[in-house]
Molecule: transfer RNA
Organism: Patescibacteria group bacterium
RNA sequence: GCGGUCGUAGCUUAGCUGGUAAAGCAUUGGUUUGUGGUACCAAGGAUCGCGGGUUCAAGUCCCGUCGACCGCCCCA
Numbered sequence: 001g002c003g004g005u006c007g008u009a010g011c012u013u014a015g016c017u018g019g020u021a022a023a024g025c026a027u028u029g030g031u032u033u034g035u036g037g038u039a040c041c042a043a044g045g046a047u048c049g050c051g052g053g054u055u056c057a058a059g060u061c062c063c064g065u066c067g068a069c070c071g072c073c074c075c076a
Stems, first nucleotide, its partner, number of pairs: 001072007010025004019056001027043005049065005
């Protein structure tokens, strides 16, 4: 340099044929307990890596770009 895969909540992931983002753990509050833990209930938390385009509508499709990983080519 070329090609591929991935990037979504603090962490790990899901998200169908484009229809407006979900779960577990964690965090906070509550119930239970003498305290803690466990268990149960509830709440908050994501401009979906970034920028643009298409569309009535984009996490999803297209282009560019950044990062991580893998493979290939050249030079040493």